[in-house]
């Protein structure tokens, strides 16, 4: 250099183009003599800039970053 996949909370993964949700983890609370467990509750995320739309995490251009293929 050309292809191609992918990028979402601290880590793992959903989300028909119409409200961002799970499970660990973390933080308070109960329950315990106390710790694990266990219940209740709770902050926390869509790479980046544009566009397309009444509306985008999802479609479109780039760019960034991982990976894989081919030279």
């Nucleotide at each position: 250099c050309g292809g191609g996949a992918c990028g979402u909370c601290g880590c793992u993964c959903a989300a028909c183009g119409g409200c961002a949700g799970a499970g660990c983890a973390c933080c308070c609370g109960c329950c315990u003599g106390a710790u694990a467990a266990g219940c209740g509750g709770g902050a926390g995320a869509u790479g980046g800039u544009g566009g397309u739309u009444c509306g985008a995490c999802a479609c479109c251009a780039c760019c960034c970053g991982u990976c894989c293929c081919g030279a």